The RNA shown here (Guanidine-I riboswitch aptamer) has 109 nucleotides and comes from Nitrosomonas halophila.
RNA sequence: AUCAUUGCAAACUAGGGUUCCGGCUUUCCGGUAAGGCGAAGGCGUCUGGUCCAAGAGUUUGAAGCUUCGCUAUGACGAAGCUCCACGGAGGGAUAAAAGCCCGGGAGAU
Repeated sequence: AUCAUUGCAAACUAGGGUUCCGGCUUUCCGGUAAGGCGAAGGCGUCUGGUCCAAGAGUUUGAAGCUUCGCUAUGACGAAGCUCCACGGAGGGAUAAAAGCCCGGGAGAU
């Protein structure tokens, strides 16, 4: 020095934890006992539902660009394109964590 808008929105997935729900469990109340109901704790080393979620994961939409057709030169229609991508430590948000954000950063090749 390298090439792009390295762009936007939505839905999801890998992944992530524990606010809420559910699950498990301890104690207490109650009960002859068991089960169930109720109260207060604990467990995410509970597959889960809600939740968070990818620059380097998926899909869709919008948008942009190129060519052609048409043309009133504004537009409209059709086709195509929008590539590639190794990567910490640390910090931050939220209940919490993370392929979230800092960050296509530092660095490496």
Lineage of the source: Bacteria > Pseudomonadati > Betaproteobacteria > Nitrosomonadaceae > Nitrosomonas. Its Rfam family is "Guanidine-I riboswitch aptamer". Its family is annotated with regulation of gene expression in the Gene Ontology. The coordinates come from a structure-prediction model, not an experiment, and the mean pLDDT is 76. It was read from a public genome assembly, where an Rfam model found it.